[in-house]
A computed fold for a 138-nucleotide RNA from Microcella alkalica, annotated as FMN riboswitch aptamer (RFN element). It was read from a public genome assembly, where an Rfam model found it. Its mean pLDDT, the model's own confidence on a scale to 100, is 85. Taxonomically the source falls in Microcella (Bacteria, Bacillati, Actinomycetes, Microbacteriaceae).
Parts: sequence; structure tokens; C1' cells
RNA sequence: AACGCACUUCGGGGUCGGUGAAAGUCCGAGCCGGCGGUCAUAGUCCGCGACCCGCGGUCGAGCUCUCACGAGCACGGCCCGGUUGAGCUGGUGGAACUCCAGCACCGACGGUGAGAGUCCGGAUGGGAGAAGUGCGGU
Repeated sequence: AACGCACUUCGGGGUCGGUGAAAGUCCGAGCCGGCGGUCAUAGUCCGCGACCCGCGGUCGAGCUCUCACGAGCACGGCCCGGUUGAGCUGGUGGAACUCCAGCACCGACGGUGAGAGUCCGGAUGGGAGAAGUGCGGU
């Protein structure tokens, strides 16, 4: 050094027009792309996070009924499991489904005088992770 402990900070982006009584939702044309990995740079390769589900495990704290044993109901944390969209061709090169060229494709849930990746909401949340400081260590 690696590494360990503690703490701090950071950690999601995207519109104009048209039609119409009404649409940032339809039509036309745009715009956006979390985190780690990958001999070479990724929304579309591999994995992760969040959302959603579990008559799974465990811990915590309740409510109702019962003389009691116990029974029923529901909430929260962690773990485990399930689910979770989309790309090809050519070129360059030692190496790229990651770069260049071309043409494509994808985008949870709830809400809304009209149907949502782009508006509002859960979210001043959470988080994969990233950076730094201190102590130890060397």
C1' cells in the first nucleotide's frame, strides 16, 4: 500500500406545434437515459438498485376476543425467493452487440374534463454505488 473501524458529502434526465370543449397523454416532429462490470467508452451484453409480489424465514412493537391456555387481525425492519423493457448490420482495430456510419427499438405503479418514458404523486424518500476525512495498519 492493501485492508479494518468511524464519520462527512454526493448520488436521475427529458418539449414544441397541430386538432379539439378539454390532450405536455392523441397526431406530427423532438428530447431523455441511475449504478458496477466488460482486453475498447453500453438506455438495448452481464449483473445490481428502486417500484411490484410472496397462505417464505426472522426480529420488533401493537389491537380485539378468552378465567386462562390460546385464537384472530393488521403494521414495520432485515434476510431469502419471484417478477422486472429494448439492437442489429457495416467499418476501423490486436481487441468494441460499448467507438464511427446507418437504420431501429425500450421505458414500472397511481392520478388526470382525452389515453403519459417526458405533467402531477409516493419522493426534502430510498438506493446500486462514488468521493473524501480521521484513527489504526503498513